[in-house]
RNA sequence: AGGGCCGGUUCGCCGAAUCUCCGAACCUGGGGAACCGGGGACCCAUACCUCCGGGGUGAAUCCGUGGUGCGCCCGCGCGCCACGGUAGGGCUGUCUCCCGGCCCGAACCCGUCAGCUAACCCGGUAGGCGGCAGAGGAGAGGAGCC
Numbered sequence: 001a002g003g004g005c006c007g008g009u010u011c012g013c014c015g016a017a018u019c020u021c022c023g024a025a026c027c028u029g030g031g032g033a034a035c036c037g038g039g040g041a042c043c044c045a046u047a048c049c050u051c052c053g054g055g056g057u058g059a060a061u062c063c064g065u066g067g068u069g070c071g072c073c074c075g076c077g078c079g080c081c082a083c084g085g086u087a088g089g090g091c092u093g094u095c096u097c098c099c100g101g102c103c104c105g106a107a108c109c110c111g112u113c114a115g116c117u118a119a120c121c122c123g124g125u126a127g128g129c130g131g132c133a134g135a136g137g138a139g140a141g142g143a144g145c146c
Base pairs, nucleotide, nucleotide: 010131011130012129013128014127018033019032020031021030022029034125035124036123037122038121039120044115053113054110055109056108057107062085063084064083065082066081067080068079069078070077071076088104089103090102091101092100094140095139096138097137098136099134
């Protein structure tokens, strides 16, 4: 000097998941604001289907190839694994758009039940990551200090 690992401060990212108050207070404590989600009329929509159940949060759907488990009306259906793609989604450091680049395309929940939906009712505020370097182009905006 470079690289790797760990910790702290600080800044940033995904996400609704932040701020604040009370308390004999670290407890499965209780409130408020803000943000987010679900249920729930008329009207409208739907035309049945419930065993091939149905539905919700989420960007996370769908397709192909190969393998495989179960069921069975032997034809198919449902699921899982691997690879490839894909609807869709995120980042690229004030914001927006564009170009290029890098990624995600999961998981979980309800429990036979739910279209929309005013009033009304019920919940959540977790978790996980990263180091401005693409210092790209255009436009917008105008903080702080004196």